RNAcentral holds the full RNA, with entries from ENA. The part of an RNA shown here (large-subunit ribosomal RNA, domain II) has 682 nucleotides and comes from Bacteroides sp. ET71. Its mean pLDDT, the model's own confidence on a scale to 100, is 84.

[in-house]
Context: one part of a larger RNA
RNA sequence: ACCUACGAGUUGUUUUUUCCGGCAAGGUUAAGGGUCUUCAAGCCUGUAGCCGAAGCGAAAGCGAGUCUGAAAAGGGCGUUUAGUCGGAAGGAGCAGACGCGAAACCGAGUGAUCUACCCUUGGCCAGGCUGAAGUAUGGGUAACACCAUGUGGAGGGCCGCACCAAUAAGCGUUGAAAAGCUUCUGGAUGAGCUGAGGGUAGGGGUGAAAGGCUAAUCAAACUCGGAGAUAGCUCGUACUCCCCGAAAUGCAUUUAGGUGCAGCCUCGGGAGUUUUCGGCGCGAGGUAGAGCGACUGAUAAGAUGCGAGGGCUUCACCGCCUAUCAAGUCUUGACAAACUCCGAAUGCGCGUCGAUAUGAUCCCGGGAGUGAGGGCGCGGGUGCUAAGGUCCGCGUCCUAAAGGAGAACAAUCCGGACCGGCAGCUAAGGUCCCGAAAUGGAUGCUGAGUUGAACUAACGAAGUCAGACUGCAGUGACAGCUAGGAUGUUGGCUUGGAAGCAGCCAUUCAUUUAAAGAGUGCGUAACAGCUCACUAGUCGAGGAGUCUGGCAUGGAUAAUAAUCGGGCAUAAGCAUCCUACCGAAGCUCCGGAAUCAGUAAUGGUUGGUAGGGGAGCAUUCCACUUGGCGUAGAAGGUUUGGCGUGAGCCAUACUGGAGCAUGUGGAAAAGCAAAUGUAGGU
Numbered sequence: 001a002c003c004u005a006c007g008a009g010u011u012g013u014u015u016u017u018u019c020c021g022g023c024a025a026g027g028u029u030a031a032g033g034g035u036c037u038u039c040a041a042g043c044c045u046g047u048a049g050c051c052g053a054a055g056c057g058a059a060a061g062c063g064a065g066u067c068u069g070a071a072a073a074g075g076g077c078g079u080u081u082a083g084u085c086g087g088a089a090g091g092a093g094c095a096g097a098c099g100c101g102a103a104a105c106c107g108a109g110u111g112a113u114c115u116a117c118c119c120u121u122g123g124c125c126a127g128g129c130u131g132a133a134g135u136a137u138g139g140g141u142a143a144c145a146c147c148a149u150g151u152g153g154a155g156g157g158c159c160g161c162a163c164c165a166a167u168a169a170g171c172g173u174u175g176a177a178a179a180g181c182u183u184c185u186g187g188a189u190g191a192g193c194u195g196a197g198g199g200u201a202g203g204g205g206u207g208a209a210a211g212g213c214u215a216a217u218c219a220a221a222c223u224c225g226g227a228g229a230u231a232g233c234u235c236g237u238a239c240u241c242c243c244c245g246a247a248a249u250g251c252a253u254u255u256a257g258g259u260g261c262a263g264c265c266u267c268g269g270g271a272g273u274u275u276u277c278g279g280c281g282c283g284a285g286g287u288a289g290a291g292c293g294a295c296u297g298a299u300a301a302g303a304u305g306c307g308a309g310g311g312c313u314u315c316a317c318c319g320c321c322u323a324u325c326a327a328g329u330c331u332u333g334a335c336a337a338a339c340u341c342c343g344a345a346u347g348c349g350c351g352u353c354g355a356u357a358u359g360a361u362c363c364c365g366g367g368a369g370u371g372a373g374g375g376c377g378c379g380g381g382u383g384c385u386a387a388g389g390u391c392c393g394c395g396u397c398c399u400a401a402a403g404g405a406g407a408a409c410a411a412u413c414c415g416g417a418c419c420g421g422c423a424g425c426u427a428a429g430g431u432c433c434c435g436a437a438a439u440g441g442a443u444g445c446u447g448a449g450u451u452g453a454a455c456u457a458a459c460g461a462a463g464u465c466a467g468a469c470u471g472c473a474g475u476g477a478c479a480g481c482u483a484g485g486a487u488g489u490u491g492g493c494u495u496g497g498a499a500g501c502a503g504c505c506a507u508u509c510a511u512u513u514a515a516a517g518a519g520u521g522c523g524u525a526a527c528a529g530c531u532c533a534c535u536a537g538u539c540g541a542g543g544a545g546u547c548u549g550g551c552a553u554g555g556a557u558a559a560u561a562a563u564c565g566g567g568c569a570u571a572a573g574c575a576u577c578c579u580a581c582c583g584a585a586g587c588u589c590c591g592g593a594a595u596c597a598g599u600a601a602u603g604g605u606u607g608g609u610a611g612g613g614g615a616g617c618a619u620u621c622c623a624c625u626u627g628g629c630g631u632a633g634a635a636g637g638u639u640u641g642g643c644g645u646g647a648g649c650c651a652u653a654c655u656g657g658a659g660c661a662u663g664u665g666g667a668a669a670a671g672c673a674a675a676u677g678u679a680g681g682u
Stems, first nucleotide, its partner, number of pairs: 001682006011095013026051003032045004055062002065077004098236002101233001105226006116200009125190001127159003130155001134151006163187003168183004202218001204214003239616006249262005263370002265367007274360001276355008289342001290340002296336002300332005307325002309322004373398010403414003418592004423588003429582003432567003438579001440578006451569002459554002463551008472542001480538005486511003491505003517532001521530002593606005617671001619668006626661001628660002636655003640651004
């Protein structure tokens, strides 16, 4: 992992609702007794008790009323009758209460053959080194002291086997081993190691203390019991078909992943147009917008300048000035969720008319689930007008929705699957090939493979197309070429120099001119030189500029191999228009099923998680049943065929070898794929 077997809403009691039955203003017995029985069951008794038939009040009490109250007022609760006993089913309470699952708590016991410490009694420690005290001899002293050499053999002394330990590394890590092996290492006469016997016991022991050890178990051992502890938690919870079908919200909560009430779903009963949508009419309102010489605030530029600051002046008052601040006023402009002189659209309420509906609405009762929501669009708060962020509101879809489109892709677009059909039409989206359908038509644009998916900006650029406007132009424009571009003058100042061209000043003036600046740029130390403005000639038709829109261009940049889904495409790209076709479980057509309405004809409906309701299939046992079946072959097994919407059922052949079925009811140890399910097998 697979197969087989087992494996989870049960039972008792109390209560509530519905259905069925008995009796009914009543209903009913319990224990017990009797009868009958192997035992049970049944039948007959038994009227204690319980529920109901009257309520109200705290009560006395009164009573179809009563309480409150001064009240004949008002108000509260009642009165106009249906119950009760049993059966079945759905819930609830109490019990283990659908099943499995703790860590723990408590009680009674069992453990010190492991290990910790202690007691008693034994055992063990190769070899080597060092050489304390004491003492002897000699020296020495007045006497000691002291010195030397011997002797001596102390020490939680030194080195190092056994023994004990465990420093470091390696190996081992489904091991040789549930702690080992190898090498290095520490102690090794001591607080040493060790044998045997004995002691201390679970909130207790023991502990040179690590929460260590207390039999591979220790921040409270193990065994059995209380015990099916408790588990707002996790997991699992078994046959079929049919009808309806949610919620992830509000309030509260030692509450936030739980629960109560309400909301939303379902079933039964009742009401009947009350629902929803549209038209019309009436009504409330302060949002969007707008506005602010209409308030409260905020506010830009300019003018004016009450007042203040600073400076000057003065003995003081007065007065003067201002690159400062600034009330108020005027001109122009503009802001606000907590501003409003104003003010929509929607939405909301009411009335009326029309449409709507088996699954609208409302009321009463039984049963729930939900109370983690999420994406998208719109209106907002928060955040960075960040987030697949977060919090509200309105809507929608996913959740609980399959099908088609979007390459793929819960919620984007189209569209809601009862079943069958090798029929048709369409939606979104598509029609060169992959790929079903146009290599369709018309007019433009793009030249970048831009683009054909998503994605870009500020800014840059004689890209190109279209449009608008303003100058110039056969009295010759624009561009090119030829020629001129002068004089007073080197203007004045400054300066070492400054002559058009470092800088400053200026009535930047005047003259000659076709025209020519007291000079546009380059250049020189300063001049010189080149050039421009401006003018003439030549040439001969358009030319210069500004703005707007379309498509393109640079800007362009991300982490595994690239690409429009791919091939590829100059259209098969982009824009506008037109025609045809393809395209879904949509719609239509043909056949069928169930259900609702309806006399019928006929018409409507039938996606679905949690969940509610209905109808069935199968298994085991029991009662009755069948002119039941069976050694001429039952159940079970294997195969094939048929029937039923399905659970399933029927038949045939073989196997098997003794029981089984039909119908109507009853009763359940009554259906397995899952629980890291349990046991067995492979």